Context: one part of a larger RNA
């Protein structure tokens, strides 16, 4: 100097990205506990007071419960010796100081976010992220649907729609707006398209035979090659449903007897033009927005408007008691975290064997 650990004047977070670390609370018994709340909680809410020893009421209160009795009984009672023995309350006494060691809540207020107890990156993340009761939607009639396996088989389930599979969303309380044009998905089945296969108009090779002096030319049945019409389901085109499917959910420009504003009104565009709520938010970019509140003093924090660069309704919308080794923001307490260091303990570090 380091590491571990222990004290500290005066102050009390001035350190810091943050009270990170330390530290303060602390056990038990009485007294007391607000808001809010789903009526359980919130609560160890919050704040107080007591606490050794020793003496009295008192060996009290209570606990056990021998021996005899009663009984057919080792069941049950009846009696009460023995032993065990407080809390309480009065009085005393010592110390700075009575929860011996050891272990052992610091509190209070107010945002976000997730309900909650759970669950997870074995080894840098324990969360607001996974799960969750509860909701919704769809699929499934039993050899179910849906998984696995080439198959047989198996799971599902020895279950049977109050069951099971998939998907979304997450307690619970008020709710959950328009769009169905485009993709999906369901349903329809008139039209158009449309494969095999069936159908076989034609058409081409072979050649018995004919024609010619020849080269060559024609060419029947048969084989064989090929092939239009025509007949063909599903699909898709189409029609129609359907958004707690996938997904969206406007723009310019004019007006009120100051001025701004714009309840109205005009266009243009669409499938339909964001409703209720929330709103500088875990979303706001311009921004440290503007105004209020806290502070001497506040890029956070709180309330609040609304100009919403680019909330928004189960890709859930606002709320909300309880809950959390979550996350910002204020207080009290309380500290060596600092102002600004210092002293001590022990291990090292250094020297020398």
């Nucleotide at each position: 100097c380091g590491c571990u650990c222990g004290c500290u004047a005066a102050g009390g977070a001035a350190c810091u990205a943050g009270g990170c670390a330390a530290g303060u609370u602390a056990g038990c018994c009485c007294c007391g506990u607000a808001a809010c709340u789903u009526c359980g909680g919130g609560a160890g809410a919050a704040g107080g007071g007591g606490u050794g020893c020793c003496c009295g009421u008192g060996g009290u209160a209570g606990g056990u419960g021998a021996a005899g009795c009663c009984g057919u009984a080792c069941a049950g009672g009846c009696c009460g010796a023995g032993c065990c023995g407080a809390g309480a309350c009065g009085g005393g006494u010592c110390a700075c100081a009575g929860u011996a060691a050891a272990g052992u809540g610091g509190c209070u207020c107010u945002g976000g976010c997730g309900a909650c107890u759970g669950u997870u990156u074995a080894c840098c993340a324990a969360a607001a992220a996974c799960a969750c009761a509860g909701g919704u939607c769809u699929c499934u009639g039993c050899c179910a649907a849906c998984u696995c396996g080439u198959a047989a088989g198996a799971g599902g389930a020895g279950g049977u729609a109050u069951a099971g599979g998939g998907a979304c969303u997450g307690a619970u309380g008020c709710c959950u707006g328009c769009c169905c044009g485009g993709u999906g998905c369901u349903g329809g089945a008139a039209g158009g398209u449309u494969a095999a296969c069936g159908a076989g108009a034609g058409g081409g090779g072979u050649c018995a035979g004919c024609c010619g002096c020849a080269a060559g030319g024609c060419g029947a049945a048969g084989c064989u090659c090929u092939g239009a019409a025509c007949c063909g389901a599903a699909g898709c085109c189409c029609c129609a449903g359907u958004a707690a499917a996938c997904g969206g959910c406007g723009g310019c420009c004019g007006u009120a007897a100051c001025u701004a504003u714009a309840a109205c009104g005009g266009u243009c565009c669409u499938a339909a033009g964001g409703u209720a709520g929330c709103g500088a938010a875990a979303u706001u970019c311009c921004u440290u927005g503007u105004c209020g509140g806290g502070u001497a003093a506040g890029u956070u924090c709180c309330g609040a408007c609304c100009u919403g660069c680019a909330u928004g309704a189960a890709u859930g919308g606002c709320a909300u008691c309880a809950c959390g080794a979550c996350u910002g923001g204020a207080g009290c307490a309380u500290u060596g975290u600092c102002u600004c260091a210092g002293c001590g303990a022990g291990c090292g570090a250094c020297u020398c064997a």
Large-subunit ribosomal RNA, domain IV from a Nitrospiria bacterium, 353 nucleotides, folded computationally. Taxonomically the source falls in Nitrospiria (Bacteria, Pseudomonadati, Nitrospirota). RNAcentral holds the full RNA, with entries from ENA.